Predicted 3D model of a 350-nucleotide part of an RNA (small-subunit ribosomal RNA, central domain) from an uncultured bacterium.
Context: one part of a larger RNA
RNA sequence: CUGGGCGUAAAGGGUACGUAGGCGGUCCGUUAAGCCGGAUGUGAAAGCCCCGGGCUCAACCUGGGAAUUGCAUUCGAUACUGGCGGACUUGAGUCUGACAGAGGGAAGUGGAAUUCCGGGUGUAGCGGUGAAAUGCGUAAAUAUCCGGAAGAACACCAGUGGCGAAGGCGGCUUCCUGGGUCAAGACUGACGCUGAGGUACGAAAGCGUGGGGAGCAAACAGGAUUAGAUACCCUGGUAGUCCACGCCCUAAACGCUGAGAACUAGCCGUUUGGUUCAUUAAGGAACUAAGUGGCGAAGCUAACGCGUUAAGUUCUCCGCCUGGGGAGUACGGCCGCAAGGUUGAAACUC
Numbered sequence: 001c002u003g004g005g006c007g008u009a010a011a012g013g014g015u016a017c018g019u020a021g022g023c024g025g026u027c028c029g030u031u032a033a034g035c036c037g038g039a040u041g042u043g044a045a046a047g048c049c050c051c052g053g054g055c056u057c058a059a060c061c062u063g064g065g066a067a068u069u070g071c072a073u074u075c076g077a078u079a080c081u082g083g084c085g086g087a088c089u090u091g092a093g094u095c096u097g098a099c100a101g102a103g104g105g106a107a108g109u110g111g112a113a114u115u116c117c118g119g120g121u122g123u124a125g126c127g128g129u130g131a132a133a134u135g136c137g138u139a140a141a142u143a144u145c146c147g148g149a150a151g152a153a154c155a156c157c158a159g160u161g162g163c164g165a166a167g168g169c170g171g172c173u174u175c176c177u178g179g180g181u182c183a184a185g186a187c188u189g190a191c192g193c194u195g196a197g198g199u200a201c202g203a204a205a206g207c208g209u210g211g212g213g214a215g216c217a218a219a220c221a222g223g224a225u226u227a228g229a230u231a232c233c234c235u236g237g238u239a240g241u242c243c244a245c246g247c248c249c250u251a252a253a254c255g256c257u258g259a260g261a262a263c264u265a266g267c268c269g270u271u272u273g274g275u276u277c278a279u280u281a282a283g284g285a286a287c288u289a290a291g292u293g294g295c296g297a298a299g300c301u302a303a304c305g306c307g308u309u310a311a312g313u314u315c316u317c318c319g320c321c322u323g324g325g326g327a328g329u330a331c332g333g334c335c336g337c338a339a340g341g342u343u344g345a346a347a348c349u350c
C1' cells in the first nucleotide's frame, strides 16, 4: 500500500460542537478541468514476446515486427463528476399555535428520620452476634414524653415511566434558561452530512483555598473468628462524603453496538401529541407522528443472537484492529500543584 474486519473472538474515539478536508437533492443553460474517442509527435538501444536468418544443434549472434498500458500537442464527444450562471422544493432551517418532561442554573422553603443538647417520667441494664466480647450505663444509660440545634438525603407517588449529546437528572415554590415533539399553513431556497487537528462538557475517587460536618465511612484502634486473619462479623473512628471557587479528565464512561441518509413482512404492550368515531362520565376504538419495550418474516451471524430502535440491504464521512506475554510498561514529547493522564515502543520469550 492492498485486503479482511470492529455486540460477545483483536478492534467504535466517554460525549458533543465545529476548522481544514471528504461527500452531497431536482431542472435548464453554459464550459469542457476530470472522464471518453481520433490524429500527430515522443516513449533510445539492448532485453522480454512473435515471425525469420547464421554458427552441424543449442547457448549465443543477427533481421523484421509487436509491445512499451505513459507523456505532450491538437481535433472531437458531453452521459456522468467538477466550474460558472439561472430556476425549483422534497433535504435543512425560520415563523405562528399547542404539548409533555427528575433537561440545566440560581434563590427560597417543607415534613419524616438520624445524631446531639436541655428538661420530665423511670430503673438496671442497653447494645451487638452464629455465639460472644470490646463499647455504653447508678456521674442514671436503653425505653418513653416535651422542647431545642445541626447537617445530609428526599419515603409513598415510581412505572422494561420521563428528560438530556454523553456523564447524568427525583420533596415543594419562584425566577432565569437549553433542547424536543405534534398540527396546519406561510417563508428562506441546498443554507446539507461527516469531521483529522481544535474547543467545550465529562460519574466516582483524588488535589488546592476557605467553609461545613448529622449519618455513613477508606486509613487507624480495639473485640471476635482463625493454625494465622494486616480480612469477612462486631464496637469505635479520621480523611472523605456536603457547599463555594479552582484543578484533575479517568471508568465494565456499556446497548461492551460511531454519526447521518434511504430501503426491506408482521403481531402485542406502553409514553406524549394530533385527527376521526362512539360515549352521561371515569374510561374506550381506529388511524397517524415522535419515543420506549416484548416477540418475530425475509435476511444476516461461527454460534449465541440481531431483526423498521438491525447485528438485514446500500451510500457518505470519521475512529479503531492486525497472535499471546513483555506493556498500556520504558524512553522522549505534551498536559497536571501532585496523584497521574495522554501519545506509545523494543529487546527477549511462547
Stems, first nucleotide, its partner, number of pairs: 003322004007304002012318001014201004021194003025088007033081002036076007049065006091191001092188005097182003103177007110154001114150008125136002162169002206247006215241002220236004258317006266295012299306002323350003332343004

RNAcentral holds the full RNA, with entries from Greengenes and SILVA.